Predicted 3D model of a 475-nucleotide part of an RNA (small-subunit ribosomal RNA, 3' major domain) from a metagenome. Rfam family: Bacterial small subunit ribosomal RNA. Its mean pLDDT, the model's own confidence on a scale to 100, is 81.
Context: one part of a larger RNA
């Protein structure tokens, strides 16, 4: 000088207390461990792995395993030969390939090119190891408040100082004071969205007035008010009042205001830290394989199953389940696409047909709200399993798809020890887009809105940070 203490002091964070709902019991998904297998390809592993890379494993992906080809190779350069390549046809084969038959060159006056082929050469290939050789890009401490320099002073030095201290903040924010006076990298602002009002433009949006038609509907004329769209601009600074204070600041059921003291979200992650994670996204040293560790194809596996763990979905029901009726959103997506309407079937769909490259067509709620049942049971909760007929994408749904319907109805009557998440439009509930996609194993993820709470005494105590001091056989 750090470090660390079951040393101290000050502060802070859903840390903990207050409270809401959850995990762990149960069935199912979906990672992971183990075992298992010819192969269950490989990586993540405390927090910082485990619905994680993988934002779609039937084939393909695909790396693995069996088994069947190839060996300048699947692809890509050069450099010299041949005129063909491409198409059609046959035989073998599981398929990639292996043989034969046929058809047959273009541009150019030429020099040459182009486009294929085989042969050789120099090149190539490697998802083969090292992330403890690397670059790039990530987690994590942590949106915590903190890392430093230059000059100067102090010390032999290592380094101190500045940055400690008095006070304040969300902050090394700022004010005081002070051998330190400046500054840089963080904080903040300055970006983006949201809340308010003006304005500008009014189409596919919008409809108050007027005027037309409709069984009904901005459906037409039109109007530019309202909403909305989408540019521009104003607004919030403790700016003003009061009280306290040397000053930063601080408190006020103040005042105006839409909106108060960072309004409420996002993005933005310092110096470093864990030889922290990725050589399978990419790049790259070094090694290593080179008729194979390379490549081509067919099945197969990546989906296995006594079992442990983790993240979810869905229940156990009456604030609920089923059955009519009926209301209201946002944000995205659509041309090999989204489909309106009708018609078939209980349904999944199929079939015809319409409209839209979209503020125009169209894919769009559910909880609720009204009204009947059901009456406390393993039930009209609860949906696994299982059998049987189906639809739909695809060459192909056996291994191993989704989805309908009929039957069939397990476990489960709120969950030990323990432990996660939230502080306002949040938890908690309810649905409804994408993306990746043929088709989906999504209950995922990543947004998008409806309904919409309960509490916070306080910091003694657990975790986890920050500063300042004290101890130390570590540094």
């Nucleotide at each position: 000088u750090g470090a660390c203490g079951g040393g101290g002091g000050c502060c802070c964070g859903c840390a903990c207390a207050a409270g809401c709902g959850g995990a762990g019991g149960a069935g199912u998904a979906u990672g992971u461990g183990g075992u298992u297998c010819a192969a269950u390809u490989c990586g993540a592993u405390g927090a910082u792995a485990c619905g994680c890379g993988a934002g779609g494993a039937a084939c393909c992906u695909u790396a693995c395993c069996u088994g069947g080809g190839c060996u300048u190779g699947a692809a890509a350069g050069u450099u010299a030969g041949u005129g063909a390549c491409c198409g059609g046809c046959u035989c073998u084969g599981a398929a990639a390939g292996g043989a034969g038959c046929u058809u047959u060159u273009c541009c150019g006056c030429a020099a040459g090119g182009a486009c294929a082929c085989g042969a050789a050469a120099c090149u190539a290939g490697g998802u083969g190891c090292u992330g403890c050789a690397u670059g790039g890009c990530u987690g994590u401490c942590g949106u915590c408040a903190g890392c430093u320099c230059g000059u100067g002073c102090c010390g032999u030095g290592a380094g101190g100082u500045g940055u400690u201290g008095g006070g304040u903040u969300a902050a090394g924010u700022c004010c005081c004071g002070c051998a330190a006076c400046g500054a840089g990298c963080g904080c903040a602002a300055c970006c983006c969205c949201u809340a308010u009002c003006a304005u500008u433009a009014g189409u596919u949006g919008c409809c108050a007035g007027c005027g037309a038609g409709u069984a009904a509907u901005g459906u037409c004329g039109g109007g530019a008010a309202c909403u909305c769209u989408a540019g521009u601009g104003a607004a919030a600074c403790u700016g003003c009042c009061c009280g306290c204070g040397c000053a930063a600041g601080c408190g006020g059921u103040g005042a105006g205001g839409a909106a108060g003291g960072u309004g409420g979200g996002g993005a933005u992650g310092a110096c470093g830290u864990c030889a922290a994670g990725u050589c399978a996204g990419c790049a790259c040293g070094g090694c290593c394989c080179u008729u194979a560790c390379g490549u081509c194809c067919a099945g197969g596996g990546c989906u296995a199953c006594a079992c442990a763990c983790g993240u979810a979905c869905u229940a156990c029901a009456a604030u609920g389940g089923c059955a009519a009726g009926u209301a209201c959103a946002a944000a995205g997506g659509g041309c090999u696409g989204c489909u309106a309407c009708a018609c078939a079937g209980c349904g999944a769909u199929g079939u015809g047909a319409u409209g839209c490259u979209a503020a125009u067509c169209u894919c769009u709620a559910a909880a609720g709200c009204u009204u009947g049942u059901c009456c406390c049971a393993g039930u009209u909760c609860g949906g696994a399993u299982u059998g049987g007929a189906g639809u739909c994408u695809g060459c192909a749904a056996c291994u191993c798809g989704a989805c309908u319907c009929c039957a069939u109805g397990a476990a489960g009557c709120u969950g030990g020890a323990u432990u996660c998440g939230c502080u306002a439009g949040u938890a908690a509930u309810c649905g409804a887009a994408a993306a990746u996609c043929a088709g989906c194993a999504a209950u995922g993820u990543u947004u998008c809105g409806g309904u919409g709470a309960a509490u916070a005494c306080g910091u003694u105590c657990c975790c986890g940070g920050g500063c300042c001091u004290u101890g130390u056989a570590c540094u």